This is a predicted structure of a 463-nucleotide part of an RNA (small-subunit ribosomal RNA, 3' major domain) from a metagenome.
Context: one part of a larger RNA
RNA sequence: UGACGGGGCCCCGCACAAGCAGCGGAGCGUGUGGUUUAAUUCGAUUUACACGAAGAACCUUACCUGGGAUUGACAUGUAGAUGGUAGUGAAGCGAAAGCUGAACGACCCUUCGGGGAGUCUACACAGGUGCUGCAUGGCUGUCGUCAGCUCGUGCCGUGAGGUGUCGGGUUAAGUCCCGUAACGAGCGCAACCCUUGCCCGCCGUUAUACGUGUCAGCGGGGACUGCCGGCGGUAAGCCGGAGGAAGGUGGGGAUGACGUCAAGUCAGCAUGGCCUUUAUAUCCAGGGCUACACACACGCUACAAUGGUCGGUACAAAGGGCAGCGAAACCGCGAGGUGAAGCGAAUCUCAAAAAGCCGAUCGUAGUUCGAAUUGCAGGCUGCAACCCGCCUGCAUGAAGCUGGAGUUGCUAGUAACCGCGCGUCAGCUAUAGUGCGGUGAAUACGUUCCCGGGGCUUGUACA
Numbered sequence: 001u002g003a004c005g006g007g008g009c010c011c012c013g014c015a016c017a018a019g020c021a022g023c024g025g026a027g028c029g030u031g032u033g034g035u036u037u038a039a040u041u042c043g044a045u046u047u048a049c050a051c052g053a054a055g056a057a058c059c060u061u062a063c064c065u066g067g068g069a070u071u072g073a074c075a076u077g078u079a080g081a082u083g084g085u086a087g088u089g090a091a092g093c094g095a096a097a098g099c100u101g102a103a104c105g106a107c108c109c110u111u112c113g114g115g116g117a118g119u120c121u122a123c124a125c126a127g128g129u130g131c132u133g134c135a136u137g138g139c140u141g142u143c144g145u146c147a148g149c150u151c152g153u154g155c156c157g158u159g160a161g162g163u164g165u166c167g168g169g170u171u172a173a174g175u176c177c178c179g180u181a182a183c184g185a186g187c188g189c190a191a192c193c194c195u196u197g198c199c200c201g202c203c204g205u206u207a208u209a210c211g212u213g214u215c216a217g218c219g220g221g222g223a224c225u226g227c228c229g230g231c232g233g234u235a236a237g238c239c240g241g242a243g244g245a246a247g248g249u250g251g252g253g254a255u256g257a258c259g260u261c262a263a264g265u266c267a268g269c270a271u272g273g274c275c276u277u278u279a280u281a282u283c284c285a286g287g288g289c290u291a292c293a294c295a296c297a298c299g300c301u302a303c304a305a306u307g308g309u310c311g312g313u314a315c316a317a318a319g320g321g322c323a324g325c326g327a328a329a330c331c332g333c334g335a336g337g338u339g340a341a342g343c344g345a346a347u348c349u350c351a352a353a354a355a356g357c358c359g360a361u362c363g364u365a366g367u368u369c370g371a372a373u374u375g376c377a378g379g380c381u382g383c384a385a386c387c388c389g390c391c392u393g394c395a396u397g398a399a400g401c402u403g404g405a406g407u408u409g410c411u412a413g414u415a416a417c418c419g420c421g422c423g424u425c426a427g428c429u430a431u432a433g434u435g436c437g438g439u440g441a442a443u444a445c446g447u448u449c450c451c452g453g454g455g456c457u458u459g460u461a462c463a
C1' cells in the first nucleotide's frame, strides 16, 4: 500500500421487511447430469443447465456401421501427355456414391509453328469441427450502470508511498458547494442519440355526403429548480406550492471507466506451435444426436364456480407478404380442399383479437374440473414422416383437490391475467426467444438482521 475480520461508524440496492404471483408436490415440453449404446458428435458447470441451437426426418452433422475413391469435394504452380480430347450420355451392376460403357461430339487466339481453356499423369501441395482458450487476436460474460480509476506539476516522507481523491454539507453520481499544501487535468457520472407523453407549421391522403376532426410522415417548440414561500451558512441543495400534457434524471432504451476471474470461446472467424496425409482428409447409404431404473434446472397445463360448456355481441397495437400473402364463393363435422379477385401493399391480404359484456346450463362430485395416455379414421408439408413431424375427427379419460425443507420475480401502466405478431423455417416437436397491445392491483413502518456493493477508520502471525 492492499486484502481480510463472526471490528467500529456512515450510505445504497426488490438485499431484508410490507405485499402480490409463483417455483419446490402432479402430468407433459425442453435442457443437463447419470446410465445405456456401434454411436447416443462437441462445447458451456458460482457468472453452465428453453445456453452456442433465430428451428437435428434426409440435408444440417461434426458421431457410429457399412460401401467407395486417393493430387483428392476446393486452390495455386511446375513438367509431361492429350481431337474421338473436353462435354453429353443409351444400357448394365449397385442402397447410393461409384464402376463399366455403346453412341453423339466440341470452343477461343494464331505469324499456322503453336498458345489458352478443359481433361489425364507425376510432383510440390490441398484438406482436418484433430490437440492446446494455460501460446494468441477478435468478441463476450462477471463484479456493475457499481462510482469509482488515474495523471501532470507542487508539497510531505531516507524510502515503499502519501497528499490531491480528505473533512462539513449535499446528490442517483469523485454530483455540486464550502473548508483545505495543494492547483489543475484525463477516463468514467451527467448531457449530446433513439423512443414515448403535449403543442405548432408544412405536406400527404385513410375513413366521411360535406365540414369540423381523426390518422400518418417530416421539421420545430416545450422543462431550466425557470417562478413563489419555507429550511439551509447570503452556498450547494432540500421541502411545499403555482402554472403546465409533463416537475425536479418526466417514463423506457442504447451507452459498461481502470481493472478482476491464466473466466468463456482454436466448433463463428482469424492465428503460433504440435499431430494426421490410401487418412484424424473426402464421397455415399442407413442409423444416431429423439435411448431411459433415475436426479437436477427452466417452463407449459391444471387441480376448478372470480369457474367449465353453449349461444349472442364489442374494442387493439405492432408486424409479415411475390418460389409470397391469398379474399369472396363452393365442398368437408373438421384439419383442409377447389377456386382465383386483389396486393411488391396507409389501398389487397395474413386477420378470428382474447380476456370482456349479455343470456342459458352445470351444483361441489375426481365432476360437463383436468387433460396425459392409448386405439381407429383422416389432412398437410416434403424424394421420403418406421426409427423421428405437425394438425383434425371419433373413442379412451392417468396423475392431480393448491404442494415439506427451501427458494424466485416484481415498487406502476409495474406485478398478475389475456390474446396478437415476428425471426429461424418446405414442414415442425415454439409451452422457447423477441416484440405488440387489452384488463389492471397490493404494499414499502423502517434499515436490527440475511445477501451484494461504496466511503472513512481500526486490528493483523496474510501478500
Base pairs, nucleotide, nucleotide: 001463002462003460004459005458007457008456009455010454011453012452013451015447016446019410020409021408022407023406026301027300028299029298030297031296032295033294034292035291042052043051063287064286065285066284067283068282072125076124077123078122079121080120081119082118087104088103091100092099093098107116108115109114127276128275130274131273132272136270137269138265139264140263141261143259148187149186150185151184152183153182154163155162156161166179167178168177169176193253194252195251196250198221199220200219201218202217204215224247227241228240229239230238231237303403307362308361309360310359311358312357313356319350320349321348324343325342329338330337331336369400374395375394376393377392378391379390380389416439417438418437419436420435421434422433